[in-house]
RNA sequence: AGAGCGAGCCGGACGGUCGUCGGUCGAGUGCUGCCGUGAUCCCGUGAGGGUUCAUGGCGGCGCGGCGGGAGGAAAGUCCGGGCUCCGUAGAACGCCGUGGUGGGUAACGCCCACCGAGCGCAAGCUCCGGGAAUAGUGCAACAGAAAGCAAACCGCCGAUCGGACGGCCGCGGGCAACCGAGGCCGUGCGAGGUAAGGGUGAAACGGUGAGGUAAGAGCUCACCAGCGGUUCGGGCGACCGGCCGGCUAGGCAAACCCCACGGGGAGCAAGGUCAAACAGGUAGGAGUGCGUCACGCGGCCGCAAGGUCGCGGCGACGCCGCGGCUCGGUUCGGGUCGUUCGACUACCGGGUAGGCUGCUGGAACCGUCGAGCAAUCGCCGGUCUAGAGAAAUGAUCGUCACCGAGGUCGGCCGCAAGGCCGGCGGAGGGACAGAACCCGGCUUAUAGGCUCGCUCUGAAG
Numbered sequence: 001a002g003a004g005c006g007a008g009c010c011g012g013a014c015g016g017u018c019g020u021c022g023g024u025c026g027a028g029u030g031c032u033g034c035c036g037u038g039a040u041c042c043c044g045u046g047a048g049g050g051u052u053c054a055u056g057g058c059g060g061c062g063c064g065g066c067g068g069g070a071g072g073a074a075a076g077u078c079c080g081g082g083c084u085c086c087g088u089a090g091a092a093c094g095c096c097g098u099g100g101u102g103g104g105u106a107a108c109g110c111c112c113a114c115c116g117a118g119c120g121c122a123a124g125c126u127c128c129g130g131g132a133a134u135a136g137u138g139c140a141a142c143a144g145a146a147a148g149c150a151a152a153c154c155g156c157c158g159a160u161c162g163g164a165c166g167g168c169c170g171c172g173g174g175c176a177a178c179c180g181a182g183g184c185c186g187u188g189c190g191a192g193g194u195a196a197g198g199g200u201g202a203a204a205c206g207g208u209g210a211g212g213u214a215a216g217a218g219c220u221c222a223c224c225a226g227c228g229g230u231u232c233g234g235g236c237g238a239c240c241g242g243c244c245g246g247c248u249a250g251g252c253a254a255a256c257c258c259c260a261c262g263g264g265g266a267g268c269a270a271g272g273u274c275a276a277a278c279a280g281g282u283a284g285g286a287g288u289g290c291g292u293c294a295c296g297c298g299g300c301c302g303c304a305a306g307g308u309c310g311c312g313g314c315g316a317c318g319c320c321g322c323g324g325c326u327c328g329g330u331u332c333g334g335g336u337c338g339u340u341c342g343a344c345u346a347c348c349g350g351g352u353a354g355g356c357u358g359c360u361g362g363a364a365c366c367g368u369c370g371a372g373c374a375a376u377c378g379c380c381g382g383u384c385u386a387g388a389g390a391a392a393u394g395a396u397c398g399u400c401a402c403c404g405a406g407g408u409c410g411g412c413c414g415c416a417a418g419g420c421c422g423g424c425g426g427a428g429g430g431a432c433a434g435a436a437c438c439c440g441g442c443u444u445a446u447a448g449g450c451u452c453g454c455u456c457u458g459a460a461g
Stems, first nucleotide, its partner, number of pairs: 001457010012400007020069002023066004030061010041050003071432001075443002078441005083267004090332004095263005100114005115129001116127004130258002136256002138252002153198002155194003160191003164187006171180003206224006225248001227245003231242004271357004280348005287320001289319005295312007321339007364383004369378003402429002407424007
């Protein structure tokens, strides 16, 4: 000097003028409201109601002072919570989510560290990270013999078995021609052997090398990968290393699925509170059950009080059956209401819907120190930083800061065109974007600028 990697911060500043929304303080206060007490006047048979004045309390609008007012993502609504409600919110299944290990956190699908795999020379980055005949099912066009237990297209061998052709050798018989049987070599065929070589494919059932074989093959050996181990060492662990072993059990689970762990629901339009208003109509709808007490009637006993038996309809309480609503889905179970004076359901139809609150002090933020590799946590000190309600936080002027085109001057490279660096100059510019109950994350968008650390390359000292 160049090319990269990782992390953090800013994303305008100051002043003036006008405007806007909260907070807080103030004033024997410019206007005004409500409540209590007293007085006065009017209406009323009365209870009581109304006007005016004084006083006390609580406010409202206005005025004045002080101080405050959008984000790193406020966005997406993807996760996790706080908070509120659903009556006391159970169990199982289903459904949904997560998926290496250890830590952090209120919690998480987030963050940190580490392991493994892959990419990169490296700093670093990425992750679909449990399970595949070891539960089961499935998919992979075409090509290829064959894509999950097999298989042979081209090839190689043919040692073992069979047979064909050619050549050579010796033997037996024969006067000879010739006949018989055998051995060796070569060529090629069949039975059979083979999966090393070639072909197809993204992928062909471990890889490389050597030995061995008829030719081959983990058949044997060395090294490597994978798998296995009542194995040894290191580590909290995922894992890593050594040793031994037979030789080998493709890909896809972000295919269905299995395994492990986790999960009530709805949401600020949640809720709370004050005010306003509330005619209905039609249809459907679950026992004419049992017991106790009370009441009435009748019989019997008793002097009476009262007791006992039967009947009756009704009332209260309880139980059972059945029905509705509710607990995100289903079942069980629970709660509650009803059972013809009927819970509730469906349809038609009428009325009201305004105000206050929830609403900002928080798992809050900043700083020193300490623990920790880190995320983060702890002690101490300090700060208070929007709360609108149809939606405020703005407009304008001036100065400065930031970026910056055409042009121009100088240097270097180049044949040239032109390029690079530095100075001057200054047309113009200002990204993504807007709180709505709050917080912790993730994801997406972002003109431009600054700082720190690390890696690689080149040159000089």
Molecule: Bacterial RNase P class A
Organism: Pirellulales bacterium